[in-house]
RNA sequence: AACUCAUCGAGACCGGUCGAGGGAUAGGCCCGACGACGCCGGGGCAACCUUCAGAACUAACCAUUCUGAAAAGGUGCCAACUCCUGCGAUGCUACGUUUAGAUUUCUGCUAAAGCAGAUUGUCUGGCGGCAUCGAAUGAUGAGGG
Numbered sequence: 001a002a003c004u005c006a007u008c009g010a011g012a013c014c015g016g017u018c019g020a021g022g023g024a025u026a027g028g029c030c031c032g033a034c035g036a037c038g039c040c041g042g043g044g045c046a047a048c049c050u051u052c053a054g055a056a057c058u059a060a061c062c063a064u065u066c067u068g069a070a071a072a073g074g075u076g077c078c079a080a081c082u083c084c085u086g087c088g089a090u091g092c093u094a095c096g097u098u099u100a101g102a103u104u105u106c107u108g109c110u111a112a113a114g115c116a117g118a119u120u121g122u123c124u125g126g127c128g129g130c131a132u133c134g135a136a137u138g139a140u141g142a143g144g145g
């Protein structure tokens, strides 16, 4: 590194330095010389590990799970929902589109069934669009190695 589990719509600045890109990726959309991003100093946010307390389980302890507190230690973070979308399912249909199907009207052929052409509308379906959910991807922590 792979892999496993958990969380991800909340929150969080000031200065110095550098000098053109940055937001993972593709398409969007945004941030950026009113100096972004990065690095340095200070500050802060949060609560994954750690610390403490209680509860559950247990004969009891340890371990495990849950709840809460603190924030000294290990991390992380301080634009926008993981910035939005990407794949799938379900639903909604006002609108657009459709060399899909059915149907309406007219003409021609026909004994009839039916066939061919033209035209307009309606309905169903597909696509676009919107919403919700799930996955995938990504990030962070703990384990792992």
Base pairs, nucleotide, nucleotide: 003143004142005141006140007139008138013042014041015040016039017038021031022030023029025086026085027084028083043078044077045076048074049073051069052068053067054066055065056064087134088133089132090131091130092129095128096127097126098125100124101123102122103121105118106117107116108115109114